[in-house]
Context: one part of a larger RNA
RNA sequence: GAACGAACGCUGGCGGCGUGGAUAAGACAUGCAAGUCGAACGCUAAUCAUCAGGUAGCAAUAUCUGGUGGUUGGAGUGGCGCAAGGGUGCGUAACGCGUGGGUAAUCUGCCGUGAAGUUUGGGAUAACUCGCUGAAAGGCGAGCUAAUACCGGAUGUGAAGAUAGAGAGGCAUCUCUUUAUCUUCAAAGCUGGGGACCGCAAGGCCUGGCGCUUCACGAUGAACCCGCGGCCUAUCAGCUAGUUGGUGAGGUAACGGCCCACCAAGGCUAAGACGGGUAGCUGGUCUGAGGGGACGACCAGCCACACUGGAACUGAGACACGGUCCAGACACCUACGGGUGGCAGCAGUCGAGAAUUUUUCACAAUGGGCGAAAGCCUGAUGGAGCGACGCCGCGUGGGGGAUGAAUGGCUUCGGCCCGUAAACCCCUGUCAUUUGCGAACAAACCGCAUUAUUUAAAAGAUGAUGCGUUGAUGGUAGCGAAAGAGGAAGGGACGGCUAACUCUGUGCCAGCAGCCGCGGUAAUACGUAGGGGGCCAGCGUUGCUC
Numbered sequence: 001g002a003a004c005g006a007a008c009g010c011u012g013g014c015g016g017c018g019u020g021g022a023u024a025a026g027a028c029a030u031g032c033a034a035g036u037c038g039a040a041c042g043c044u045a046a047u048c049a050u051c052a053g054g055u056a057g058c059a060a061u062a063u064c065u066g067g068u069g070g071u072u073g074g075a076g077u078g079g080c081g082c083a084a085g086g087g088u089g090c091g092u093a094a095c096g097c098g099u100g101g102g103u104a105a106u107c108u109g110c111c112g113u114g115a116a117g118u119u120u121g122g123g124a125u126a127a128c129u130c131g132c133u134g135a136a137a138g139g140c141g142a143g144c145u146a147a148u149a150c151c152g153g154a155u156g157u158g159a160a161g162a163u164a165g166a167g168a169g170g171c172a173u174c175u176c177u178u179u180a181u182c183u184u185c186a187a188a189g190c191u192g193g194g195g196a197c198c199g200c201a202a203g204g205c206c207u208g209g210c211g212c213u214u215c216a217c218g219a220u221g222a223a224c225c226c227g228c229g230g231c232c233u234a235u236c237a238g239c240u241a242g243u244u245g246g247u248g249a250g251g252u253a254a255c256g257g258c259c260c261a262c263c264a265a266g267g268c269u270a271a272g273a274c275g276g277g278u279a280g281c282u283g284g285u286c287u288g289a290g291g292g293g294a295c296g297a298c299c300a301g302c303c304a305c306a307c308u309g310g311a312a313c314u315g316a317g318a319c320a321c322g323g324u325c326c327a328g329a330c331a332c333c334u335a336c337g338g339g340u341g342g343c344a345g346c347a348g349u350c351g352a353g354a355a356u357u358u359u360u361c362a363c364a365a366u367g368g369g370c371g372a373a374a375g376c377c378u379g380a381u382g383g384a385g386c387g388a389c390g391c392c393g394c395g396u397g398g399g400g401g402a403u404g405a406a407u408g409g410c411u412u413c414g415g416c417c418c419g420u421a422a423a424c425c426c427c428u429g430u431c432a433u434u435u436g437c438g439a440a441c442a443a444a445c446c447g448c449a450u451u452a453u454u455u456a457a458a459a460g461a462u463g464a465u466g467c468g469u470u471g472a473u474g475g476u477a478g479c480g481a482a483a484g485a486g487g488a489a490g491g492g493a494c495g496g497c498u499a500a501c502u503c504u505g506u507g508c509c510a511g512c513a514g515c516c517g518c519g520g521u522a523a524u525a526c527g528u529a530g531g532g533g534g535c536c537a538g539c540g541u542u543g544c545u546c
Stems, first nucleotide, its partner, number of pairs: 001546002004543001006542005013394006019387002026350003030347003035080003040077002043074014087305003097229007106222002111218008119153004128143006158185012189210006197204002231277003238268003243265006250258001280302004284295004307328005330341004358384001360383003366380001367378004397427004408417003431487001433482005446468009490535001494531001495516003501530002504527002511518002
C1' cells in the first nucleotide's frame, strides 16, 4: 500500500447493488417449513336436485324413510411424493475431493421411442358399530364392508435359468451372435362420448383419454474400480493375523477378505509405512511485477452430518434433518403405573462472545410435489424490513459581494491571519418534503370461439389462430407540479519517517508514543486555542493476510 463475513471509538443526509451467528455441531418457548389425488375405494356430516314409498290433508302441500346424482367438509384404505428442495462443517489425511480413464463387474421410479398384452377367480382388512382397559399417549377383543390394496389360475410377444449344437473373437478363465428343447415369471382398472346391433334394464359393443403388465433402446441419476495431484511432524521407524494371496461356498444391483471354511506365508515401509497433530475438498478469493504466499464467507460442484451411539425396515433410490426400533444424556407431562420431545429448515429466545438482522408479505414470477384439470401445498424462491458491514453514485448549494465588518488568534503594537469567508444582492432546485399521474416484470396454464388430425360420428386429446383472466413487491420505480437555501459535516493528524506552526498551561509531573524518542520553566512531540495540511458520510484504532 492492498484486502476483510470484521470489531471498537467519534460522527452520520439520500439512493442502488451486495452482504450479515466466524464463538457454544450449546440448550431451545411459540408459529410456520410436505403434501396432494374423490377421474383408485368404501364410509360419514351438511346442503341442493330428483325418484320411489309411508303418514296427515278433499287438494295444493307438509313431513318421514330409502335410492341416485351434484357441491362442500371429515377421518380412513390406496397411489405418488416425503431420498428433492433447505441447513451446518462435527467427523474425515480418505479414491473424501480434483483431474483423466475403466465396468466384458452394475442398478436406474418418473420421462422419451418402439414391440406385445391388459384374461379368469378368491379370501380378507381399515374406516364404522359394540364391548373391555388406561390419568394420558394409546391398547385389546368381537362383528360388517370396498378398491388401481392383497392372493391363486390362464396366456407368454418377451425376459431369466439349464442343457445341447453351430459360428466369430480372445494368450486363457471366457465373451459375443445364433438355433433347438425344458423350467420359471405378468397385469387393474378409471373416465369422456356414441350411430347401427344385442339386452327389460344395468350394460354389452364401438371409440377417445389416463392408467396397468412384460421387454428392448435411450435419457437422467446413482454405484464400484484404477493412474496422477494437493497439510505439518522422524523429539513417531518399524507396522500388519482377515493381515497378503489361493480354492470353495455365501452375500450384493455388481467386482472384491465384503463375509466364512480350508490351505499357503505373505503384504506395507526412508519415494516416509505405522503413529501423533491439524483440516471438509474444489471452481475460486485476497495479495504480489511475477515466481509465489495466505485463505476456502457469500455464489456453484462434490462429500459428510442431523441430540449422542448403534441397527435395520419400506422403497427405483435411505440405513432416511421435520420416519421406525434399541441404548444413553438432557428437557417436559403424569393420577407415579407410564408417556412425550429433538431449529446444523425460516423467523425468534436464552447462553457464551469483541461481534452478526424481522417471531414480516406473497405464491404475481421462476422452480418443485400431487392432480386429467381447476387447483392445493411450497420460510425453495420472489420481495419488503433492520445494520455506513462493504462497494458504487449523489447531495449538504451556485454567481456576485471590501468598510477587507464584528468576534477570535497572533503581533515587532505599525499591523497581519481567519477572508469572498460571513452579512447583503441575484439565482438554481439534484436529494429530502408536499402533491398529481403512474409502470415493466404477464404470457403461459386455464376459460370461450374457429379450424386441422384422430373416429362410423361426436365428445375428448393434440396442433394452430383470436379474445378474455391473473402483480406480493406497490400507489413502489419513473414522470409532472409546488415551496423554500431552506432539512443535511465530521473524524484523525500537524518533531522526523510524513503533507501540515504558533500562542498559552504544565514543569522528568500530568502525560504522549508505530520506530527514533518527547516532558526536569521559553515543549512546533504533553493538555487547550487559533491557524494550516490530508481524507470525507465517513475518519481513525485494533485484529488478521499478502
A computed fold for a 546-nucleotide part of an RNA from an uncultured bacterium, annotated as small-subunit ribosomal RNA, 5' domain.
Its mean pLDDT, the model's own confidence on a scale to 100, is 85.